[in-house]
RNA sequence: UGACGCAAAAGCCAUUCCCACCGAAAGGUGGGGUCGGAAAGCCACGGGUCUUAUUUAUUCAUUCGCUCAAAAGACAGCCGGGUUACCUCA
Numbered sequence: 001u002g003a004c005g006c007a008a009a010a011g012c013c014a015u016u017c018c019c020a021c022c023g024a025a026a027g028g029u030g031g032g033g034u035c036g037g038a039a040a041g042c043c044a045c046g047g048g049u050c051u052u053a054u055u056u057a058u059u060c061a062u063u064c065g066c067u068c069a070a071a072a073g074a075c076a077g078c079c080g081g082g083u084u085a086c087c088u089c090a
Stems, first nucleotide, its partner, number of pairs: 005087001012037002017032006035077001041083003045080003048075005054070002057067001060065001
């Protein structure tokens, strides 16, 4: 410097759920909490999943609304990719 993660040690993160706040929503932030994680650190580049405040079109419906699409957004604990990093028996 690179790689591996069987074992050990010191640590780290935080699923579901609850509370408060932000958001139209998906969801996010903080606190509690602890399913799990060897990158469950960071990044929306590719794929995938999710949302619909806004806009278009069509059909039904006479309001409301459903559906398709656009556009905008979310998920890094969905997968791939990029990047940074603790320990070191073998």
Molecule: c-di-GMP-I riboswitch aptamer
Organism: bacterium